[in-house]
RNA sequence: GGAGUAUGCCGGGCAGUCGCGCGUCAUACGGCGUGAGGAAAGUCCGGGCUUCACCGGGCAGCGUGCAGGAUAACGUCCUGUCGGGGCGACUCGAAGGAGAGUGCCACAGAAACAUACCGCCGGGCAACCGGUAAGGGUGAAAUCGUGAGGUAAGAGCUCACGGAGCGUUGCGGUGACGUGCGCUCGGGUAAACCCCACGCGAAGCAAGAUCGCUCGAUCGCUCCUGCGGGAGCUGGGCGGCCCGCCCAAACGAGCUACAUCGCACCGAGGCGCCCGGUGACGGACGCCCCAGAUAGAUGGCUGCCGCCGCGCAAGCGGUACAGAAUCCGGCUUACAGGCAUGCUCCGCAA
Numbered sequence: 001g002g003a004g005u006a007u008g009c010c011g012g013g014c015a016g017u018c019g020c021g022c023g024u025c026a027u028a029c030g031g032c033g034u035g036a037g038g039a040a041a042g043u044c045c046g047g048g049c050u051u052c053a054c055c056g057g058g059c060a061g062c063g064u065g066c067a068g069g070a071u072a073a074c075g076u077c078c079u080g081u082c083g084g085g086g087c088g089a090c091u092c093g094a095a096g097g098a099g100a101g102u103g104c105c106a107c108a109g110a111a112a113c114a115u116a117c118c119g120c121c122g123g124g125c126a127a128c129c130g131g132u133a134a135g136g137g138u139g140a141a142a143u144c145g146u147g148a149g150g151u152a153a154g155a156g157c158u159c160a161c162g163g164a165g166c167g168u169u170g171c172g173g174u175g176a177c178g179u180g181c182g183c184u185c186g187g188g189u190a191a192a193c194c195c196c197a198c199g200c201g202a203a204g205c206a207a208g209a210u211c212g213c214u215c216g217a218u219c220g221c222u223c224c225u226g227c228g229g230g231a232g233c234u235g236g237g238c239g240g241c242c243c244g245c246c247c248a249a250a251c252g253a254g255c256u257a258c259a260u261c262g263c264a265c266c267g268a269g270g271c272g273c274c275c276g277g278u279g280a281c282g283g284a285c286g287c288c289c290c291a292g293a294u295a296g297a298u299g300g301c302u303g304c305c306g307c308c309g310c311g312c313a314a315g316c317g318g319u320a321c322a323g324a325a326u327c328c329g330g331c332u333u334a335c336a337g338g339c340a341u342g343c344u345c346c347g348c349a350a
Stems, first nucleotide, its partner, number of pairs: 001346010012305007020035006037321001041332002044330005049204004056243004061200005066080005081095001082093004096195002101193002103189003117136002119132005144162006163185005169180004208261003212255005220233005234248005269288004274283003306319005
C1' cells in the first nucleotide's frame, strides 16, 4: 500500500420565518417544555399486560433437540465440543436415536437387506464344472480404505497405517468430548413415518373496563320438516375430545352511545462511571423523563454549512433505507455515503 474479516457509531447540522400534536401555566393574548427509527419494516419467536380457566387426569396436538452458562423468557445470546467451508482471521450447522420397528435408495448395473456380467485361476478334447471378488464396467453409493506379504488365482487370510462401531476399558474434563488399549467390520436416509428426552392452558389492545335501555323462554341452542312450521331444552364458560369442574339476574341475549378509560412518570426505562465475570451479563452509585395521535401531528419555505461525485477553478449535480398506533427483549430483511478499533493474508521498503 492492497485485499479480506469481526465489532461499534453517525446517517444530517445551524439560523430565520410561517404552521401543526400533546402536556403545563395564564382571565385572555400568549409563554414554557416536548414531539418518528436503527431498523419504527416483516409479524418469525419470547414475554409484560388484559379476559376466561385454574384442580386436575387421560388421549390427541404442538415446540425444542451437542454441552455448560446468561436472561422475565425464547427457537435468542455467550463460552466451548464435534462436523462442513476457507491459506487464514473467521464463518455455517435441521448437531438425540438406523442395535425398537416400518419404509425409500429412481435410472444404469449381474446385483442396492445381497449378488457374479466381463475378467483371473484349476479340471476337461469340447460342452461344461469348481474356486474367486484383487482388476474392468454401471452407479451418489458395490464384502471399510491404501500399501505389503501370502495364494493355483484371490480375499482382513496376515501385517503396517488410517476409518467407523462397540466396550463389566485406563487417563483427562462439571459436561459435550478427547486420548490410549481391546474386539468387530456391507451401507445411506429420520428437512421419511417413527422412537426417546424435555417443555407447552387459550385468545389477544379491534385484549378489556366504565356507562344507558329492553327482555327472561323472549333471545338463543338442538332435532325433524312437505320449508308453512313442529317438538324439545335452564343459559354460558374451561385450545380439540372424554372424565371432571366453574359462573349464573351482579347472569345471558338484543339494541344503543360510538362517549370516557385502557394510553405513555415506574418502564425487565435511558445515560454516565466503578466493581465482579473470558463473555453473554450482574451489582452499587449518580443524573434524567425523552410522542401519544384516532382518517391519524412530528412539517413547509429561505440562506449558510457538513458529506459524496465531476471540474484547473468558478461552479454544477446528489445526499440512502425509510414513518410511531399497547409496550418491551430478540431474529430476519432494506440502506447513498462516512468514521473508529481489533485481527488475517499478499506485496514493497528499512
This is a predicted structure of a 350-nucleotide RNA (Bacterial RNase P class A) from a Vulcanimicrobiota bacterium. The sequence was found by an Rfam model in a public genome assembly. Its mean pLDDT, the model's own confidence on a scale to 100, is 75. Of the family's consensus pairs, 97% are formed in the model. The organism belongs to Vulcanimicrobiota, within Bacteria.